[in-house]
Predicted 3D model of a 110-nucleotide RNA (Guanidine-I riboswitch aptamer) from Metabacillus harenarius. Of the family's consensus pairs, 96% are formed in the model. The RNAcentral record of the sequence draws on Rfam and Ribocentre. Taxonomically the source falls in Metabacillus (Bacteria, Bacillati, Bacillota, Bacillaceae).
RNA sequence: AAAAAAGCUGUCUAGGGUUCCGUUGGUUGUUUGUCCUACCAAGUCUGGUCCGAGAGAGAGCGUAUAGCAGCACUCCGCUAUAUACACGGAAGGAAAAAAGCCUGGGAGAU
Numbered sequence: 001a002a003a004a005a006a007g008c009u010g011u012c013u014a015g016g017g018u019u020c021c022g023u024u025g026g027u028u029g030u031u032u033g034u035c036c037u038a039c040c041a042a043g044u045c046u047g048g049u050c051c052g053a054g055a056g057a058g059a060g061c062g063u064a065u066a067g068c069a070g071c072a073c074u075c076c077g078c079u080a081u082a083u084a085c086a087c088g089g090a091a092g093g094a095a096a097a098a099a100g101c102c103u104g105g106g107a108g109a110u
Stems, first nucleotide, its partner, number of pairs: 007061003011057002015051002020048002022045001023042005029036001062083007070075001085105001087108001092102002
């Protein structure tokens, strides 16, 4: 900037793994020793950073309908209501990795 109307965006959570931080253990340098530096391992390490729901939570914007007001009409503004329902693999994807993320309101089922 444009699009969308079982719309879009953002925050949080269920959940997720291990880049980074931290934790625990070990090795190493120094030291009487501890702390500290560096390296290695562990996510079956509670955590912080990070990822994160179509079918989870709240909100904002938008949309639809009705009304009110301004108004020649269009158009714009404000208010109210609505924005329903939703069982669901396997395989695959990702510059940390994995996942209810994406594929996907998919394949299927009723």